[in-house]
The RNA shown here (SAM riboswitch aptamer (S box leader)) has 100 nucleotides and comes from a Cytophagales bacterium.

This record gives sequence, structure tokens and C1' cells, in this order.
RNA sequence: CGCUUAUCAAGAAAGACGGAGGGAAGGGCCCUAUGAUGUCUUAGCAACCUUAAAUAAUGGUGCUAAUUCCCUAUCCGGAUCGACCGGAUGAAGAUGAGCC
Repeated sequence: CGCUUAUCAAGAAAGACGGAGGGAAGGGCCCUAUGAUGUCUUAGCAACCUUAAAUAAUGGUGCUAAUUCCCUAUCCGGAUCGACCGGAUGAAGAUGAGCC
């Protein structure tokens, strides 16, 4: 990397470094020099695993803009008839655990 599986409408800052794009891909729409993304430290949130008699603590990973920011495929219904709205399922993505 890949496969399996669970969850994804909640929750959570500040400093230092650093300099330009970034939010998975495309299209939107947003964030950003009143300095983003990213790295480190501390703090916090709390999903999974771990330990335990138990409900814990602790530890391992994770996370701390926007529903996984929205849509991107299929099916059903509605419509002030098409290009819009709603529901369900799926694909893809992210994270944990297990496996090879």
C1' cells in the first nucleotide's frame, strides 16, 4: 500500500517556527499577509484499542473552520414542469481495530 470491520449532524485553544496557498479529486462555496496549509510545544475534545472485579484513572493512536463544508452515482416521492426540493442506498474520503 492492500483487505475486513465500526463510526463520521456533537465536541475541542494558545504560543513558537515558517512563509503561500489551502479545504482528498472535479465543480461550487469558503479559509488565508488582521498570515493560512504544515511542523513543534502546551492545553483541550473524546472515537477506537489497552488495563481493571467494575463505570474509572493510565497508556497507544486520533481529532481541535464550515454535517465527511455542499454536490458528483442509483432508486423513490414532490414540483410554482424539467436543470429545483426531500428521503433511502451506494461510491469515494477520514479515523480506530484486526489481518496479509
Lineage of the source: Bacteria > Pseudomonadati > Bacteroidota > Cytophagia > Cytophagales.